Annotation
Two RNAs folded together computationally: RNase P RNA and transfer RNA, 432 nucleotides in total. It holds a member of the Rfam family "Bacterial RNase P class A".

[in-house]
RNA sequence: GUGGGUCAGCGGACGGUCGCGUCGCGGUGUUUCGACACACGCGCCGAGGAACGUCCGGGCUGCACAGAGGAGAACGGUGGGUAACACCCACCCGGGGUAACCCGCGAGAAAGUGCAACAGAGAGCAGACCGCCUCGCUCAAUUCGUGAGCAGGGUAAGGGUGAAAGGGUGGUGUAAGAGACCACCAGCGUUCGUGGUGACACGAGCGGCUAGGUAAACCUCGUUCGCAGCAAGGCCAGACAGAAGACGAUGACGCUCCUCGCCGAGUCUUCGGGUAGGCCGCUAGAACCUGUCAGUAAUGGCAGGUCGAGAGAGAUGACCGUACAAAGACAGAACCCGGCGUAUAGCUGACCCACUCCC
RNA sequence: GCCUUGGUAGCUCAGUGGAUAGAGCACCGCUCUCCUAAAGCGGGUGUCGAAGGUUCGAUUCCUUUCCAGGGCA
Numbered sequence: 001g002u003g004g005g006u007c008a009g010c011g012g013a014c015g016g017u018c019g020c021g022u023c024g025c026g027g028u029g030u031u032u033c034g035a036c037a038c039a040c041g042c043g044c045c046g047a048g049g050a051a052c053g054u055c056c057g058g059g060c061u062g063c064a065c066a067g068a069g070g071a072g073a074a075c076g077g078u079g080g081g082u083a084a085c086a087c088c089c090a091c092c093c094g095g096g097g098u099a100a101c102c103c104g105c106g107a108g109a110a111a112g113u114g115c116a117a118c119a120g121a122g123a124g125c126a127g128a129c130c131g132c133c134u135c136g137c138u139c140a141a142u143u144c145g146u147g148a149g150c151a152g153g154g155u156a157a158g159g160g161u162g163a164a165a166g167g168g169u170g171g172u173g174u175a176a177g178a179g180a181c182c183a184c185c186a187g188c189g190u191u192c193g194u195g196g197u198g199a200c201a202c203g204a205g206c207g208g209c210u211a212g213g214u215a216a217a218c219c220u221c222g223u224u225c226g227c228a229g230c231a232a233g234g235c236c237a238g239a240c241a242g243a244a245g246a247c248g249a250u251g252a253c254g255c256u257c258c259u260c261g262c263c264g265a266g267u268c269u270u271c272g273g274g275u276a277g278g279c280c281g282c283u284a285g286a287a288c289c290u291g292u293c294a295g296u297a298a299u300g301g302c303a304g305g306u307c308g309a310g311a312g313a314g315a316u317g318a319c320c321g322u323a324c325a326a327a328g329a330c331a332g333a334a335c336c337c338g339g340c341g342u343a344u345a346g347c348u349g350a351c352c353c354a355c356u357c358c359c
Numbered sequence: 360g361c362c363u364u365g366g367u368a369g370c371u372c373a374g375u376g377g378a379u380a381g382a383g384c385a386c387c388g389c390u391c392u393c394c395u396a397a398a399g400c401g402g403g404u405g406u407c408g409a410a411g412g413u414u415c416g417a418u419u420c421c422u423u424u425c426c427a428g429g430g431c432a
Base pairs, nucleotide, nucleotide: 001355002354003353004352005351006350007349008348009347010346013322014321015320016319017318018317020046021045023043024042025041026040027038028037029036030035048330052341053340055339056338057337058336059335060229061228062227063226067260068259069258070257072225073224074223075222076221077091078090079089080088081087092106093104094103095102096101107220108219112218113217114214115213129159130158131155132154133153134152136150137149138148139147140146167185168184169183170182171181172180186210188207189206190205191204192203193202194201195200233280234279235278236277242271243270244269245268246267247266287306288305289304290303291302292301293300294299360431361430362429363428364427365426366425369384370383371382372381377415386402387401388400389399390398408424409423410422411421412420
């Protein structure tokens, strides 16, 4: 210098004018004197790294103070972190890459069941189509040998089919062959030793010669999970009209189902009627920043500091000036938080790897 | 806001691991007719919404994503 990898940050800044929303103070109007309303004035504050998708996990609320077992669901290397997780960190194993590094729904297929179309002779404790070898018969020729056909047997070395055909190479052996036997290699099971918390790694011995794939098929093992969701739920005010059906102290309902247990009287469905109001929940929280300590890290402890969206048809925009390569992408809170995933113009920083050039 | 269902031919729908995905209507070509319709014969016209993964093999199973619909005061 070129190409690449990982991690992190910003994603508009400053000033002016106008506009929008909540809240506070004032003004005006109404008033049942509690308050309410506004084309009004002033002041403070006013979206994100993803506010998004709603894919996970939790807080919170109700259902019994949410309990036990089954059923059902989710997860799945090991160790740790956390309120919790399907998230994060470190390591192991497998795969990819020259490397930095990246990817993995990564338990079990020698518990059981199922599945594998087409092709192929044969697809699950397999198989004889071609080929190879051999015995018998017939024919050609006939002394033997040889060739052709038919039928039987042996053979998994070779060909062919397939995604997959039951270790690989070499040798011994044989009628031809074959882990039938031998050597080396790969792999499996098992015992022991060493290292590690562990997954696992390394080494030695023994065994049988080889054990196929699929669990994002059923299933088995282990761990975890009660159900619903702020339109949850609570309070106040006002209006209205009930009817039909089902179940129920022989136990309803609470929960999709069953059993135990709890509770102790209403519950559910459909049709019809009324209302279209107010308040709370509602924003200070597993929050953020800085420092320090523990830890490889995720993270945690301690100390100090900061915190001002909270609507209810739903607020953030427009114009001008300045600087920059540039009028700057994706995109707008609705109970809150931790993650994941997805979208994103452009800019910046740190570290690392490969190749090449120069000193 | 929360919950939930679906996407397959032009339209309405089947198909839930197996080759080259089907049915009805519509459409196209031919025959018949002076021409059209009807009738008869023949033809499937498709990125199974998109991307990635599992598997020998995916419309089907899993994950992410896009689009459309339904319910809840």